Overview:
This is a predicted structure of a 313-nucleotide part of an RNA (large-subunit ribosomal RNA, domain IV) from Halymeniaceae sp. KZN2306. A source record names the gene rnl. The prediction has a mean pLDDT of 82. The full RNA is in RNAcentral, with records from ENA. The organism belongs to Halymeniaceae, within Eukaryota.

Context: one part of a larger RNA
RNA sequence: UUGUAUUGAAGGAAUUCAGCAAAUUAACUCUGUACGUUCGCAAUAAAGAGAACCGCGAGAUGCGGUAAUAUAAAAAAGAAGUAACGACUGGUUAUCAAAACCACAGGACUCUGCAAAUUGCAAAUAAGUAUAGGGUCUGAUGCCUGCCCAGUGCUUAAAAAUGAUAAAUUUAGGUUUUAAGCUUAAAAUUAUAACUUUAAGUAAACGGCGGUUCUAACUAUAAGAAUCCUUAGGUAGCGAAAUUCCUUGGCGGGUAAAUUCCGUCCUGCAUGAAAGGCGUCACGAUUGCUUCACUGUCUCCAAUACUAAUUCA
Numbered sequence: 001u002u003g004u005a006u007u008g009a010a011g012g013a014a015u016u017c018a019g020c021a022a023a024u025u026a027a028c029u030c031u032g033u034a035c036g037u038u039c040g041c042a043a044u045a046a047a048g049a050g051a052a053c054c055g056c057g058a059g060a061u062g063c064g065g066u067a068a069u070a071u072a073a074a075a076a077a078g079a080a081g082u083a084a085c086g087a088c089u090g091g092u093u094a095u096c097a098a099a100a101c102c103a104c105a106g107g108a109c110u111c112u113g114c115a116a117a118u119u120g121c122a123a124a125u126a127a128g129u130a131u132a133g134g135g136u137c138u139g140a141u142g143c144c145u146g147c148c149c150a151g152u153g154c155u156u157a158a159a160a161a162u163g164a165u166a167a168a169u170u171u172a173g174g175u176u177u178u179a180a181g182c183u184u185a186a187a188a189u190u191a192u193a194a195c196u197u198u199a200a201g202u203a204a205a206c207g208g209c210g211g212u213u214c215u216a217a218c219u220a221u222a223a224g225a226a227u228c229c230u231u232a233g234g235u236a237g238c239g240a241a242a243u244u245c246c247u248u249g250g251c252g253g254g255u256a257a258a259u260u261c262c263g264u265c266c267u268g269c270a271u272g273a274a275a276g277g278c279g280u281c282a283c284g285a286u287u288g289c290u291u292c293a294c295u296g297u298c299u300c301c302a303a304u305a306c307u308a309a310u311u312c313a
Stems, first nucleotide, its partner, number of pairs: 001308001003306006010299002014297001019294001028050004036041001038140001052066005067071001078292007085284002090102002106138007118124001142278003146209003151206002153202006167190005172184004210228005237271001238268001249265005
């Protein structure tokens, strides 16, 4: 010097991307317990107290004594606040990722009348029958889910054209003794699907949801007016966001000092309503920020035990 442990003056996160790692806490008994809440929880919340050994005594939670800063021997939660995401338990990249991804209960649309739809076949669906089965999207609960059917799809309907050299019937000919059967790019008649076109409907189908100019008796702003385009011009909500380029946006809070964090504003480069919008108790080996406690993470390293390496014998 390596590794594994133990200890450490004063300070206590100054370390670092980040308290990573370590330390702290811990079981039992008693007291006590906030915000929030779907009233179940939150909650072991938090915050406190007790305990050892010796003697007496049948024994006690009793009495007396002894020492200590500290009396659970070991095993054995650090705690609190705030925000984001996902409701939750669960599952996942065997072998770098456990998550905000998947699933989920709940919600919605759509197909299917049973010889069902779905499926290349088979198997299944199902020894089921629309309170069933299949597909797609969303994802507990709460409050909600706006406008657009012009385009693309899907559904329905209509009439004209197109469309089978698929099909059926009759007649005639050939073959055959007749019939049947076969046959002829023979003739005539019958009736018709999808597709294509048009129209209507349909967005929890794929998707989409504007620009310019002017205007109020300070200024500023524009409730309002005009105009162009469009199928319709983004509603409620949220908003520098896991989305904000300019940007370390402005203001406030927290710090002595804050590109992070929290609240607010709205000028949304390029938010927005089941590719769901906005909240939310509980939950999370999730992510950001803060506080207390705690510590060799650090100031700044030191010592001890074992270990490896090295050197000497």